This is a predicted structure of a 522-nucleotide part of an RNA (small-subunit ribosomal RNA, 5' domain) from Thalassiosira rotula. RNAcentral holds the full RNA, with entries from ENA. Rfam family: Bacterial small subunit ribosomal RNA. Rfam links the family to the GO terms ribosome and structural constituent of ribosome.

Context: one part of a larger RNA
RNA sequence: GAUUGAACGCUGGCGGCAGGCCUAACACAUGCAAGUCGAACGGUAACAUUUCUAGCUUGCUAGAAGAUGACGAGUGGCGGACGGGUGAGUAAUGCUUGGGAACUUGCCUUUGCGAGGGGGAUAACAGUUGGAAACGACUGCUAAUACCGCAUAAUGUCUUCGGACCAAACGGGGCUUCGGCUCCGGCGCAAAGAGAGGCCCAAGUGAGAUUAGCUAGUUGGUAAGGUAACGGCUUACCAAGGCGACGAUCUCUAGCUGUUCUGAGAGGAAGAUCAGCCACACUGGGACUGAGACACGGCCCAGACUCCUACGGGAGGCAGCAGUGGGGAAUAUUGGACAAUGGGGGCAACCCUGAUCCAGCCAUGCCGCGUGUGUGAAGAAGGCCUUCGGGUUGUAAAGCACUUUCAGUUGUGAGGAAAAGUUAGUAGUUAAUACCUGCUAGCCGUGACGUUAACAACAGAAGAAGCACCGGCUAACUCCGUGCCAGCAGCCGCGGUAAUACGGAGGGUGCAAGCGUUGUCC
Numbered sequence: 001g002a003u004u005g006a007a008c009g010c011u012g013g014c015g016g017c018a019g020g021c022c023u024a025a026c027a028c029a030u031g032c033a034a035g036u037c038g039a040a041c042g043g044u045a046a047c048a049u050u051u052c053u054a055g056c057u058u059g060c061u062a063g064a065a066g067a068u069g070a071c072g073a074g075u076g077g078c079g080g081a082c083g084g085g086u087g088a089g090u091a092a093u094g095c096u097u098g099g100g101a102a103c104u105u106g107c108c109u110u111u112g113c114g115a116g117g118g119g120g121a122u123a124a125c126a127g128u129u130g131g132a133a134a135c136g137a138c139u140g141c142u143a144a145u146a147c148c149g150c151a152u153a154a155u156g157u158c159u160u161c162g163g164a165c166c167a168a169a170c171g172g173g174g175c176u177u178c179g180g181c182u183c184c185g186g187c188g189c190a191a192a193g194a195g196a197g198g199c200c201c202a203a204g205u206g207a208g209a210u211u212a213g214c215u216a217g218u219u220g221g222u223a224a225g226g227u228a229a230c231g232g233c234u235u236a237c238c239a240a241g242g243c244g245a246c247g248a249u250c251u252c253u254a255g256c257u258g259u260u261c262u263g264a265g266a267g268g269a270a271g272a273u274c275a276g277c278c279a280c281a282c283u284g285g286g287a288c289u290g291a292g293a294c295a296c297g298g299c300c301c302a303g304a305c306u307c308c309u310a311c312g313g314g315a316g317g318c319a320g321c322a323g324u325g326g327g328g329a330a331u332a333u334u335g336g337a338c339a340a341u342g343g344g345g346g347c348a349a350c351c352c353u354g355a356u357c358c359a360g361c362c363a364u365g366c367c368g369c370g371u372g373u374g375u376g377a378a379g380a381a382g383g384c385c386u387u388c389g390g391g392u393u394g395u396a397a398a399g400c401a402c403u404u405u406c407a408g409u410u411g412u413g414a415g416g417a418a419a420a421g422u423u424a425g426u427a428g429u430u431a432a433u434a435c436c437u438g439c440u441a442g443c444c445g446u447g448a449c450g451u452u453a454a455c456a457a458c459a460g461a462a463g464a465a466g467c468a469c470c471g472g473c474u475a476a477c478u479c480c481g482u483g484c485c486a487g488c489a490g491c492c493g494c495g496g497u498a499a500u501a502c503g504g505a506g507g508g509u510g511c512a513a514g515c516g517u518u519g520u521c522c
Base pairs, nucleotide, nucleotide: 001522004519006518007517008516009515010514013369014368015367016366017365018364019362020361021327026325027324028323030322031321032320035078036077037076040075041074043071044070047069048068049067050065051064052063053062054061055060056059085280086279087278094205095204096203097202098201099200100199103197104196105195108193109192110191111190112189113188114187116150118148119147125140126139127138128137129136130135156165157164158163170185171184172183173182174181175180206252207251208250213243214242215241218240219239220238221237222236223235224234225233255277256276257275258274259270260269261268262267282303283302284301285300286299305316306315307314308313333359335358336357337356341355342353343352344351345350372402373401374400375399382393383392384391385390406463408458409457410456411455412454416449421443422442423441424440425439426438427437428436466511467510468509469508470507471492472491473490477506478505479504480503481502487494488493
C1' cells in the first nucleotide's frame, strides 16, 4: 500500500446494490415452516343452497332430506428422501480431475401388447367398556383405484432345453333404442430413452519421526449366503499373506471444490455471501415403509435434559423462519404476499409453500449525489499573532443577484401480467354440429412490493460536516499553560522555566458522510 462477514471512539444528509451469530453442534416460551386429492371410497360433524313438514309475528324459528355446492374425522393414492439449516464429525467409506463395469430408477417421453371373471375382510360408524391423560379393549355393520385367489402369458424370469412360472382398477364428461358407443384421466406387462442414483480404479488433496513398525476377516483362494449390483460384504474350510522411510500405524488439526484476497508473476493466505459435492439433525444404536431414507419438523430402544400427572403413567427435540435466555468485542423483524419464479397435490378451478419475492433494522461494505452558485474590499466586527507599523482568519462573512439536485408537500403514473375464465371461429377425435384437446380472435381480468420507478407543480438557501494529524519518517507553526510533573509515543524519542513532540487556543494539512484506533492476511 491493498484486504475485511469486522469491532471500538467521535461524528452522521439522501439514494442504489450487496452483506449481516466468525463465539455455546449451548438451552429454548410462542406462532408459522408439508400438504393435497370428493374425478379412488364408505359417508355427512360443520357451513350454504334447494325441497318438504310444523309453528306462526309472512319471513323468521324448529325439524327432515346427501338432492346440490362442499366437507370435519376416517379408508385409499401421491408427496412428507425435494426445498430450507448447520459444519459437529471426517486426512479419506470425503472432495477434485480423468477413466471403468457387475447395477437400480417413482414421476416424464417413445413403442408394442393387455385390462376377463370372482372372493373374504377392515377403518369410519353404532353399542359396551378401561384410563387423570396420552391412548386403548371387546362386540356388531359397511365401501373402494385397500387386500387375496382364478383365468390369460411373451418380446419377460428360471431351465436339466422337455418345460415351468409371473399382472392389472377403475373413475369422470357427452350421447343412448339402456344393448352399448365415444372422449379424457388413471391401471398391468415388456422394451428403449432422458434425467437421477449406487459401486470400482488412478492421480492429486494438512502438520508431527520428540509416532517405526502395523495388521487376524487381517491378505489371497474354494464353496455357500447376502445385495439392485461387484466384492471378506458375511460364514465355513485352505494357504500365509498384506501395508511400511515414495512415511504404514499413531497423535494433532481440518468439511472439500468452483472460487475469494494479495502479488508484475511465481507464489502465499482464506474457503463468509453465491454455486456443486459430502456429512449431520438433543447424544448413541436400530430397522420399518418406500422407486428412493436407515429419514431435521416419521417409528423403536437406551441415555442426558425439560415439561404434565390423579404417582399408575405420559409428552418433547429451532444446526427451518422470526423470536427468547446465555456466551461474546460483535451480527437484524415474534413483518407482508403467494403478484412473479420454482416446488408438492389435483383433470381443472384451486389449495399449500418462513423455498422465494418483497418490506423493516444496521454507514457493515462498494458506488453515486448533496450540504449551494455568481458577485462582493469599507480588506467590517470579533478572534489570534505582533518588531505595535501591521499581519492573518479572508471573498471568508455581511450585502446584492440567482438556482432548487436531494429531502418536504400535492398530483399524474409505467413495467414486473404470462395466465385462468368466458364467447366465437377453426383443426383433431367421434355416429355426432355432444364432450374433450390444440390453435386463433374478441371480451373480461389477477400486484405483496406500493404513498413503486419516473414525471409535473409548489415553497424557500431554506433541512444537511465531521474526524484525524501538524518534531523526523510524513503534507501541515505560532502563542499561552505546565515544569522529568501532568502527560505523549508506530520507531527514533519528547517533558528538569521561552516545549513547532504534553494540555488549550488561533492558524494550517489530509481525507470526507465519514475519519481515526485495534485485530487480521498478502